[in-house]
Context: one part of a larger RNA
């Protein structure tokens, strides 16, 4: 993991509500006890209690009242009448109370020092080398000491190293050979050394050269019983069928915030009306300041002018005062324009009242709920970057709790809401070349970039094409090219070393001869020259320049494991664009037959999570009954078959070998995939 067995909403109570059946009914009703009977049930019976027939007042008291009051006001609470009694379910309380599951508490209950820590006692062990304290002997030395030096001695938490001990450092090992080793290596190894055996100290206590270490693989409070079914606002699990409704993810308040309580929203009963109420249309009547819109209508902020206080600078003046003023500037004037906290103004929506019509819901009362972590998406807005698969409101839709077709694949997007069945039709969203159901349909244009082919792309550059418009030239010959000029004054004055069309400044940018020629377009020169242009004729022989809009394309265009419209692949498409006409396409709608709900009908309905609310099916055992079934073969197993809407049932074959069922009822240790669910096998 799989298989079998077990495995979680129960008992109990003089308890409280509600419903539904039953008996009695202004009264219902018995408890223990006792008495009959075949143990027990049963039956009688016991009249104590209970509840309910009167309430209000703290109470004395009063009473269909009464209490608060001076009160005959007023105003709470009350009376105008149904209730007990028992069965059975819902739901609630009080016990463990749906069923497992804490880490912890506590305990004047105990068991541990055979591990380990530290102590007593009393025992054991430490190869071998090395080093050489004091002391003591001898020389030497000295007044005597001191000191020197040689010999002996054999000290030390001395020094190297075996055993014993401990564990530095790396590998190994990591379902190990081991729940701490193993291999190399390394610290101690006459000591505050290592051990053996006996004994001591006990859990908020011990012991601890102290790491919160150690106290039996357990330690920031041992283990083991026991309070104990601790407590768990968590987390996980909670078991047959069918049928009807069908949520919520909000407000208020919470030591609340992943949980409550009330209120909203579902469900089941009961009630209330044919117009009182729910809902939509239409009228008519009405609140109200948003969208928009607008400000010589206000309060804020504005853009340019104009007019002008008051300031700034300037001339002038001793000063005043005048005067100028591309300068700052209020009030006004004229002009653009702005605002959630502006408004002179104002919608559509929506609200609320009336009435008419359609409609079938609509309150109120009682019993059961769940929810109270939402999401995306449009739309109106905050907050945020007019970021966010963001975050906080409102309106609408859908997921959520919705299958089914389209978007390749996609919970929310599009189209449509699946009682059951059809090898029947038509559509919807979307599609018709192959993959794949259907148009290689039709008309008429665009695109050459594979742009594109339902999923990225911008400022911004561009004689890509196309299309519309408005305008210059042009058969008195235009645009392009070709062939010819393209001049003089003069080298224009100035500057300059130079400046001659052409470094640069200045202008009257001039005048002359011209068909036409700048006191000069661009190259060039040190400076000139040269070569070009504008501008002209002449050759040619038709259209050529500008603007500005629109459509389709181009460049801008860089990401990560190979690419890539879903692939294939497509170029008058199989791409874009307009219009058309067929067809495909879904559990939609429609046809044909069937179930079930609600309604008298006629007609409506029948996705559904959490939840209500109906009906059942199946196991066990208990009564009654079939005076049922069975060795001519029960129950169980393990095949076949047939029915039912389903849980199931019925027949039969094999196996099996002795019980076991049908019907009407009652009562439960009553239905397993799940709980890292228990035992067992595999």
């Nucleotide at each position: 993991g799989c298989c079998u067995a077990c495995g979680a909403g129960u008992u109990a109570c003089u308890c409280c509500u509600c419903a539904c059946u039953g008996g009695c009914a202004a009264g219902g009703u018995u408890a223990a006890a006792u008495g009959c009977u075949g143990c027990a049930a049963g039956c009688a019976g016991a009249u104590a209690g209970c509840c309910g027939u009167a309430g209000c007042g703290a109470a004395a008291g009063c009473a269909a009242g009464u209490c608060c009051g001076a009160a005959c006001a007023g105003g709470g609470c009350g009376a105008a009448u149904a209730g007990u009694c028992a069965g059975u379910g819902g739901g609630g309380g009080u016990a463990g109370a749906c069923g497992c599951g804490a880490a912890a508490c506590c305990u004047u209950a105990g068991u541990g020092a055979u591990c380990u820590a530290c102590c007593c006692a009393u025992g054991g062990u430490c190869a071998g080398g090395a080093u050489g304290a004091a002391g003591u002997c001898c020389c030497g030395g000295u007044a005597a000491c001191a000191c020197g030096g040689g010999a002996u001695g054999g000290a030390g938490g001395u020094c190297c190293g075996a055993a014993c001990u401990g564990u530095u450092u790396g590998g190994c090992g990591u379902u190990g050979a081991a729940a701490a080793g193993c291999c190399a290596u390394c610290g101690g190894a006459u000591g505050a050394a290592c051990u053996g055996u006996g004994g001591g100290u006990a859990g908020g206590g011990g012991u601890g050269a102290a790491a919160g270490g150690c106290u039996a693989a357990u330690c920031a409070a041992a283990c083991u019983g026991g309070g104990a079914g601790a407590u768990a606002g968590c987390u996980c699990g909670u078991a047959c069928u069918c049928c009807c409704c069908g949520a919520a993810a909000u407000g208020u308040c919470u030591u609340u915030a992943g949980g409550g309580a009330c209120a909203g929203c579902c469900u089941c009963g009961g009630g209330u009306a044919c117009a009182a109420c729910g809902u939509g249309u239409c009228a008519u009547a009405g609140a109200g300041g948003u969208a928009g819109a607008g400000c010589u209508a206000c309060c804020g902020a504005u853009u340019g002018g104009g007019c002008u206080a008051g300031g700034g600078g300037g001339u002038c003046u001793c000063a005043a005062a005048a005067c100028c003023u591309a300068c700052c500037a209020a009030a006004c004037c004229c002009u653009g324009a702005c605002g959630a906290a502006c408004u002179c103004c104002g919608a559509a929506u929506g609200c609320u009242a009336u009435g008419a019509c359609a409609u079938a819901a609509a309150c109120c009362c009682g019993g059961g709920a769940g929810u109270g972590a939402g999401g995306c998406u449009u739309u109106g807005g905050g907050c945020g970057c007019u970021a966010a698969g963001g975050u906080c409101c409102a309106g609408g839709g859908c997921c959520a709790a919705a299958a089914g077709g389209g978007a390749a694949a996609c919970a929310a997007c599009c189209c449509a809401g699946a009682c059951c069945a059809u090898c029947a039709g038509u559509u919807a969203a979307g599609g018709u070349c192959c993959c794949u159901a259907a148009a290689u349909c039709c008309a008429u244009g665009c695109u050459a970039a594979g742009u594109u082919g339902a999923u990225c792309a911008a400022a911004c550059g561009a004689u890509g094409u196309u299309u519309c418009a408005c305008u210059g030239c042009u058969a008195u010959g235009a645009c392009a090219g070709c062939u010819a000029g393209g001049a003089u004054g003069u080298u224009g004055g100035c500057u300059u070393g130079g400046a001659a069309g052409c470094a640069g400044c200045c202008a009257u940018c001039c005048a002359u001869u011209u068909a036409a020629a700048g006191a000069g377009u661009g190259c060039g020169u040190a400076a000139c020259a040269g070569c070009u242009c504008a501008c002209u004729a002449g050759u040619c022989g038709a259209g050529u320049g500008g603007u500005g809009g629109g459509g389709c394309g181009c460049g801008g265009a860089a990401a990560a494991u190979a690419a890539u419209c879903g692939g294939g692949c497509a170029u008058c498409a199989a791409g874009c664009a307009u219009g058309g006409u067929a067809c495909c396409g879904a559990a939609g709608c429609u046809a044909u037959g069937g179930g079930c709900c609600c309604g008298c009908a006629a007609g409506g309905g029948c996705g559904g999570u959490a939840g209500g609310g109906g009906a059942g099916c199946a196991u066990u055992c208990u009564u009654g009954u079939c005076u049922g079934c069975a060795u001519u073969g029960a129950a169980g197993g393990u095949g076949u078959g047939a029915u039912a809407u389903g849980a199931g049932u019925c027949a039969u074959g094999c196996u099996g070998g002795a019980g076991c069922g049908g019907c009407a009822a009652g009562a439960a240790a009553a239905g397993c995939a799940g709980a890292u669910g228990u035992a067992g096998g595999c």
A computed fold for a 682-nucleotide part of an RNA from a Chitinophagales bacterium, annotated as large-subunit ribosomal RNA, domain II. RNAcentral holds the full RNA, with entries from ENA. Its mean pLDDT, the model's own confidence on a scale to 100, is 84. It matches the Rfam family "Bacterial large subunit ribosomal RNA".